RNA sequence: UGGCACAUAGCUCAGCGGUAGAGCACUACCUUGACACGGUAGGGGUCCCCGGUUCGAUCCCGGGUGUGCCAACCA
Numbered sequence: 001u002g003g004c005a006c007a008u009a010g011c012u013c014a015g016c017g018g019u020a021g022a023g024c025a026c027u028a029c030c031u032u033g034a035c036a037c038g039g040u041a042g043g044g045g046u047c048c049c050c051g052g053u054u055c056g057a058u059c060c061c062g063g064g065u066g067u068g069c070c071a072a073c074c075a
Stems, first nucleotide, its partner, number of pairs: 001071007010024004018055001026042005048064005
């Protein structure tokens, strides 16, 4: 310098045009002498950023930013 992939809840990840989800974690309650396990309910999101397309964008398009991998260059 070029190519490819990825960015979604605190963590790990689904979802790929039509009101954002799971597991774990967290909070409350039940259960226990108490803890753990288990059960019930609940809280939690600028879907990386800026534009564009569309009636409508997490999803499509362009440009950025960050991370990872590959190649080239240099040493």
Overview
A computed fold for a 75-nucleotide RNA from a Deltaproteobacteria bacterium, annotated as transfer RNA. The prediction has a mean pLDDT of 83. It was read from a public genome assembly. Its Rfam family is "tRNA". It is annotated as a transfer RNA.